[in-house]
A computed fold for a 170-nucleotide RNA from Halanaerobium saccharolyticum, annotated as glmS glucosamine-6-phosphate activated ribozyme aptamer.
It matches the Rfam family "glmS glucosamine-6-phosphate activated ribozyme aptamer". It is annotated as a riboswitch.
The organism belongs to Halanaerobium, within Bacteria.
RNA sequence: GAUGAUGAUAAAGCGCCAGAACCUGAUUGCAGCGGUAUUUUAAUCAGGUGGACGAGGAAGAAGGUUAUCGAAUCUUCGGCGGAUGCCUUCAGGUAGAGGCUGUUUACCUUAAGUUUAUUUCUUAAAAUCAGCAGGUAAUUGUUGAGACAGAGGAGAUAAACAGCAGCUGA
Numbered sequence: 001g002a003u004g005a006u007g008a009u010a011a012a013g014c015g016c017c018a019g020a021a022c023c024u025g026a027u028u029g030c031a032g033c034g035g036u037a038u039u040u041u042a043a044u045c046a047g048g049u050g051g052a053c054g055a056g057g058a059a060g061a062a063g064g065u066u067a068u069c070g071a072a073u074c075u076u077c078g079g080c081g082g083a084u085g086c087c088u089u090c091a092g093g094u095a096g097a098g099g100c101u102g103u104u105u106a107c108c109u110u111a112a113g114u115u116u117a118u119u120u121c122u123u124a125a126a127a128u129c130a131g132c133a134g135g136u137a138a139u140u141g142u143u144g145a146g147a148c149a150g151a152g153g154a155g156a157u158a159a160a161c162a163g164c165a166g167c168u169g170a
Base pairs, nucleotide, nucleotide: 014081015080016079017078019077021049022048023047024046025045026044027043028042029041031039053070054069055068060090061089062088063087064086065085091109092108093107094106095105096104098168099167100166101165102164103163113161114160115159116158117157118156119155120154121153122152128145129144130143131142132141133140134139
């Protein structure tokens, strides 16, 4: 320097697999057929397979919590872990049209009051169909075709409503 192997990092619908499911092999048994084998089925053992499809979502501290939205339906069952959500308290702020201070109500944690209406943006993916590749198989990877959401977020326009006290300026 080259090649190969192994491990780590990536991720947050994310990771994992003791149950159940499915596949393969071995052993034993049952049923059927029978010349034999193939076949069906059960148990045990061994080794495997699948086990969340995208959209959306972050970081002041602590605690709590089965953490949003739809798509598709044989397991996206069941379980464990994680988690950007939400709630409470504390901290620091924003707004309540002059300023400052205090308090209070709502909100924010790089943005910041509540409500209503209209509108723009925010590529859905899997499923499906047709191929290719790996595997004995369960099944996995990948290419192409052509569909279909909801919530949330960002912005624009319009309207309605939104403290108190003290000091102070014009």